[in-house]
Context: one part of a larger RNA
RNA sequence: CGUUGGAGAUUUGAGGGAAGCUGACCUUAGUACGAGAGGACCGGGUCGGACGAACCUCUGGUGUUCCUGUUGUCACGCCAGUGGCAUUGCAGGGUAGCUAUGUUCGGACGGGAUAACCGCUGAAAGCAUCUAAGCGGGAAGCCCCUCCCAAGAUGAGAUCUCCCUGACCCCUUGAGGGUCCUAAAGGGCCGUUGGAGACUACGACGUUGAUAGGCUGGGUGUGGAAGUGCAGUAAUGUAUGUAGCUAACCAGUACUAAUUGCCCGUGAGG
Numbered sequence: 001c002g003u004u005g006g007a008g009a010u011u012u013g014a015g016g017g018a019a020g021c022u023g024a025c026c027u028u029a030g031u032a033c034g035a036g037a038g039g040a041c042c043g044g045g046u047c048g049g050a051c052g053a054a055c056c057u058c059u060g061g062u063g064u065u066c067c068u069g070u071u072g073u074c075a076c077g078c079c080a081g082u083g084g085c086a087u088u089g090c091a092g093g094g095u096a097g098c099u100a101u102g103u104u105c106g107g108a109c110g111g112g113a114u115a116a117c118c119g120c121u122g123a124a125a126g127c128a129u130c131u132a133a134g135c136g137g138g139a140a141g142c143c144c145c146u147c148c149c150a151a152g153a154u155g156a157g158a159u160c161u162c163c164c165u166g167a168c169c170c171c172u173u174g175a176g177g178g179u180c181c182u183a184a185a186g187g188g189c190c191g192u193u194g195g196a197g198a199c200u201a202c203g204a205c206g207u208u209g210a211u212a213g214g215c216u217g218g219g220u221g222u223g224g225a226a227g228u229g230c231a232g233u234a235a236u237g238u239a240u241g242u243a244g245c246u247a248a249c250c251a252g253u254a255c256u257a258a259u260u261g262c263c264c265g266u267g268a269g270g
Stems, first nucleotide, its partner, number of pairs: 001152001005163007015149004021049007033038001051106005059100004066093005071086006110144003117137004164269001166180005171174001181267001186264004190206005211257003214253005221245002227240005
C1' cells in the first nucleotide's frame, strides 16, 4: 500500500513444512513342518538403541549479584570488628535463570489408490488364458490421517461484536475545489515493565492500579553472626541461639514511580 466505510476479536485452510527409524526378549510353541538336526508364519506382550520436541520435579553442571572459611598486604587512630586489592586472591557450598549426562512425551492407529506379484470370471482362439470388456488382493513407498505455519490464497475468504445519521459556498459540473461545525469505535505517542526481546515486534499494567522497585511475611541457601558471659596462660572452645545474613523465588502491602496530557482515526461508505 492492497484486501472498496472504519475498528476489535475469533477462525476456515488453498498451499507449504516437520515427522516417517530399528533391535532384543517373553508368549503362541519346542507347536505346524521335518527321519532327525533343527524350527516357523499369523497374533499378543515387555524392555531397549539412535533421533526429535518440551521441561527443570528428581540427578547433576553453571551460578564473578548469596553464605562461610582462609593467605598476604593496605586502610578505618589502636584492640575487636569490618572494608579494599591480589584471576571472583584462593577454597567449600549454593537460590532463580539457563542447561544435559536429568525428566516426560513422540514415530502410532486407521483409511484410499497402487508397484512387483497373487487371483476371480472370461473371450478373441468351442480348449487354455489374471485381460482384451469386467471384478478382487497386495508394500517401510504415493495420497490422507498426526504436529507446525498459513487469506498478499491480489482467487486477498468466513463468523461475532463495536462506531460514525451536520451546515454551506465556488466554478472549468467532476471520483472537482473550498469554509464552518464535528472528532466516534478504536489505535498510537508517553510511562512502569515481562518467563518477550539485538533494534523493532509481542505480552502485562498505568491510581476504577499489584506493572516494577521498596517494605513486611514466607521459602531457599549458608552453617552457628556481632556483643556479652563462662572455661583455658593462650590459640581456642562453649552458652545466649538451628543463630546471623540471605540474589534473580512465592505471597501480601500503594511507601516510590506508572501524573497531566497530546496525536492519528471522521460525519453512513462510487
Large-subunit ribosomal RNA, domain VI from a metagenome, 270 nucleotides, folded computationally. The full RNA is in RNAcentral, with records from SILVA. Rfam family: Bacterial large subunit ribosomal RNA. Its mean pLDDT, the model's own confidence on a scale to 100, is 90.